Description: This is a predicted structure of a 471-nucleotide part of an RNA (small-subunit ribosomal RNA, 5' domain) from an uncultured prokaryote.
Context: one part of a larger RNA
RNA sequence: GGACGAACGCUGGCGGCAGGCCUAACACAUGCAAGUCGAACGGUCCUUCGGGACAGUGGCGGACGGGUGAGUAACGCGUGGGAACGUACCUUUCGGUGGGGGAUAACGGUUGGAAACGACCGCUAAUACCGCAUACGCCCUUAGGGGGAAAGAUUUAUUGCCGAAAGAUCGGCCCGCGUUAGAUUAGGUAGUUGGUGUGGUAAAGGCGCACCAAGCCUACGAUCUAUAGCUGGUCUGAGAGGAUGAUCAGCCACACUGGAACUGAGACACGGUCCAGACUCCUACGGGAGGCAGCAGUGGGGAAUAUUGCGCAAUGGGGGAAACCCUGACGCAGCCAUGCCGCGUGAGUGAAGAAGGCCUUCGGGUUGUAAAGCUCUUUCAGAUGUGAAGAUGAUGACGGUAACAUCAGAAGAAGCUCCGGCUAACUUCGUGCCAGCAGCCGCGGUAAUACGAAGGGAGCAAGCGUUGUUC
Numbered sequence: 001g002g003a004c005g006a007a008c009g010c011u012g013g014c015g016g017c018a019g020g021c022c023u024a025a026c027a028c029a030u031g032c033a034a035g036u037c038g039a040a041c042g043g044u045c046c047u048u049c050g051g052g053a054c055a056g057u058g059g060c061g062g063a064c065g066g067g068u069g070a071g072u073a074a075c076g077c078g079u080g081g082g083a084a085c086g087u088a089c090c091u092u093u094c095g096g097u098g099g100g101g102g103a104u105a106a107c108g109g110u111u112g113g114a115a116a117c118g119a120c121c122g123c124u125a126a127u128a129c130c131g132c133a134u135a136c137g138c139c140c141u142u143a144g145g146g147g148g149a150a151a152g153a154u155u156u157a158u159u160g161c162c163g164a165a166a167g168a169u170c171g172g173c174c175c176g177c178g179u180u181a182g183a184u185u186a187g188g189u190a191g192u193u194g195g196u197g198u199g200g201u202a203a204a205g206g207c208g209c210a211c212c213a214a215g216c217c218u219a220c221g222a223u224c225u226a227u228a229g230c231u232g233g234u235c236u237g238a239g240a241g242g243a244u245g246a247u248c249a250g251c252c253a254c255a256c257u258g259g260a261a262c263u264g265a266g267a268c269a270c271g272g273u274c275c276a277g278a279c280u281c282c283u284a285c286g287g288g289a290g291g292c293a294g295c296a297g298u299g300g301g302g303a304a305u306a307u308u309g310c311g312c313a314a315u316g317g318g319g320g321a322a323a324c325c326c327u328g329a330c331g332c333a334g335c336c337a338u339g340c341c342g343c344g345u346g347a348g349u350g351a352a353g354a355a356g357g358c359c360u361u362c363g364g365g366u367u368g369u370a371a372a373g374c375u376c377u378u379u380c381a382g383a384u385g386u387g388a389a390g391a392u393g394a395u396g397a398c399g400g401u402a403a404c405a406u407c408a409g410a411a412g413a414a415g416c417u418c419c420g421g422c423u424a425a426c427u428u429c430g431u432g433c434c435a436g437c438a439g440c441c442g443c444g445g446u447a448a449u450a451c452g453a454a455g456g457g458a459g460c461a462a463g464c465g466u467u468g469u470u471c
Stems, first nucleotide, its partner, number of pairs: 001471004006467005013343006019336002021301001026299003030296003035060003040057002043054004067254003076179007085171002090167008098132001100130002107122006138147003152159002180226003187217003192214008229251004233244004256277005279290004307333001309332003315329001316327004346376004356367004380412001382407005390398001415460005420441003426455005436443002
């Protein structure tokens, strides 16, 4: 000198764009953040008889989007390769969609419980469930053979459903190389290393198991300990490098703590389930409920970080044939000089060099064209009116916003730090090694340009200084 997610002190006019719990992955009141489909199904209610509403069965979605960085030194990430895999929805192609069955929620009845939530009996539907038939291709095979599917709806034109192949997309797995510090950590390892077999998985593999062998890693740093999410990037620097990983983007990990599986194309699942634990809450004491590291918000911690706002109008996502519904993603608004950028706080003229202040050698000098006065202008803010683009046909939260026009009046708008040297800027008074200053050198003990005040000056400016961190 540069930089900052900054903080603190003094000060503070406007706008645009961005940013805003770095600390306790501490605990959370309240509201919202994931629903949707009646064109799959039976029913209940309402009805203007067109239709509409509703819980339940069923389908798709809830594995995305959003948050956080605790853990992780690891194939976690980055980069470049690889073979033994999966992929709902979407696209393309080929083929099929025959004929049956038994249940069950809702509902009705009885009944338990304070509640959460149940129990028993009975009835019913389906694109829910289960056989049978069929099988080009599909799977298994000892190559003889064996196994395996479907669902309908309706306005009759569509859309679904099943099997197979291919594509696209996304993902799982393996490997080379790279990826912090410590030797005051030197040995570590028994499923350990390899083989055979078998199981398991979508898939290779000690991934699991049985048997066999005794290997495997390590001073090119194993193991252990500490620290840490990684990257694109960001800051700095001429570069090499150093530091860093907020916002935005990619990947990973986590969801009160620990463990587990279920469903599913996909999870071992933030707003799903089960078990255990801690904590909080309700209780009729028998038993139950909860999980903001989603958006707001509260307490706490802290030097420190915002509204319990508006809207689905746009973009995107889920469902639906659609109308549409949902969406704290997102778009906006609010707060904060937190940062960057822009603008303003007036312009011209004006010497009696006014008054006042300060200094003075008492002559004067300086503040200073500064002010006043005169002549103008009206950016921004203000008032009134008009009033968008953003929206392909309709639909605008923002918003009566931006912008434009008119009006009034210099009117509403300047501070902060410094002035011994480094380092731009000097005098007087007060103080008297006191009070104090200080980044370093150092100032102050009676004329202090270094302390405090004043006048003057220098620098930056809606900021200026200080502190912290980093180059």
About this RNA
The prediction has a mean pLDDT of 88.